[in-house]
RNA sequence: CUUUCAGGGCAGGGUGCGAUUCCCGACCGGCGGUGAGAGUCCGCGAACCCCACUUGGGGCCGAUCCGGUGAAAUUCCGGGGCCGACGGUGACAGUCCGGAUGGGAGAAAG
Numbered sequence: 001c002u003u004u005c006a007g008g009g010c011a012g013g014g015u016g017c018g019a020u021u022c023c024c025g026a027c028c029g030g031c032g033g034u035g036a037g038a039g040u041c042c043g044c045g046a047a048c049c050c051c052a053c054u055u056g057g058g059g060c061c062g063a064u065c066c067g068g069u070g071a072a073a074u075u076c077c078g079g080g081g082c083c084g085a086c087g088g089u090g091a092c093a094g095u096c097c098g099g100a101u102g103g104g105a106g107a108a109a110g
Stems, first nucleotide, its partner, number of pairs: 001110005012024003026095002028084002030044004039082002048059004064080005086098003
């Protein structure tokens, strides 16, 4: 430098004319790092906001405790918690639809 890849998830039930949005309950977890494997530690990407409006620059950015093993674990094992952009919708959305056949931390190959 080129190519390819690069996000998962409301089962079942209640109320209601109407809800995967409310209630019970269920389910999901991007990338790199780290004495040992992480949604919750550190950092990054995305989203969102601002400036220039093509690329770029800046800002903002959620949530974990207890016990056990061990040389070493907020990462493993056991238990209990917690968190999740914007717009849309007949009714409030981490899970539906949309921007997105987009962008992308990065990974692999040549």
FMN riboswitch aptamer (RFN element) from a marine sediment metagenome, 110 nucleotides, folded computationally. It matches the Rfam family "FMN riboswitch aptamer (RFN element)". Gene Ontology term of the family: FMN binding. Model confidence (mean pLDDT): 87 of 100. Of the family's consensus pairs, 100% are formed in the model.